[in-house]
RNA sequence: GGGUGUGUAGCUCAGUGGGAGAGCACUACGUUGACAUCGUAGGGGUUGCAGGUUCAAUUCCUGUCAUGCCCACCA
Numbered sequence: 001g002g003g004u005g006u007g008u009a010g011c012u013c014a015g016u017g018g019g020a021g022a023g024c025a026c027u028a029c030g031u032u033g034a035c036a037u038c039g040u041a042g043g044g045g046u047u048g049c050a051g052g053u054u055c056a057a058u059u060c061c062u063g064u065c066a067u068g069c070c071c072a073c074c075a
Stems, first nucleotide, its partner, number of pairs: 001071007010024004018055001026042005048064005
């Protein structure tokens, strides 16, 4: 330099055009002498960034940033 994958909650991830979600974690309450477990409820998101297409974008297209893999070049 060329190709390709990944980026969504604190963490691990799902989500192929219309409601942003799960598990764990966190907070409160119940349960206990207390803790743990368990149950119930709750808080938390500019979907890496910018632009485009569309009535409507996490999703499609372009650029860009970060990162993984493969190939090539130089030496």
RNAcentral holds the sequence, with entries from ENA. The RNA shown here (transfer RNA) has 75 nucleotides and comes from Candidatus Tokpelaia sp. JSC188. It is recorded under the gene name tRNA-Val2. The prediction has a mean pLDDT of 83. NCBI's taxonomy places the organism under Bacteria, Pseudomonadati, Pseudomonadota, Hyphomicrobiales, Candidatus Tokpelaia. Rfam family: tRNA. Rfam's curators write: Transfer RNA (tRNA) molecules are approximately 80 nucleotides in length.